A computed fold for a 66-nucleotide RNA from a bovine gut metagenome, annotated as transfer RNA.
The prediction has a mean pLDDT of 82.
Its Rfam family is "tRNA". By type it is a transfer RNA. Its family is annotated with triplet codon-amino acid adaptor activity in the Gene Ontology.
RNA sequence: AGAAUAGCUCAAUUGGUAGAGUAACGGUCUCCAAAACCGUCGGUUGGGGGUUCAAUUCCCUCUUCU
Numbered sequence: 001a002g003a004a005u006a007g008c009u010c011a012a013u014u015g016g017u018a019g020a021g022u023a024a025c026g027g028u029c030u031c032c033a034a035a036a037c038c039g040u041c042g043g044u045u046g047g048g049g050g051u052u053c054a055a056u057u058c059c060c061u062c063u064u065c066u
Stems, first nucleotide, its partner, number of pairs: 001066004007022004016053001024040005046062005
C1' cells in the first nucleotide's frame, strides 16, 4: 500500500431494497445416467465504534492475509 461480501470464485455506478457464476437440492428430458434447460436454497458484508434519515460504500480502531 492492497484485500476481507453465500460452501467456493467474485460483483455491487456519486451513500438509497446485497447480486452473478459455481456447488448443493428439486423438476423437465432420458431405459438409466451425464449434459442441457427451469426453479429453489444459501449472507449478522472480518470484530467494535463514529458520521448520516439511511453505510458493503465515508471516518477511527482491532484482527487476519498478500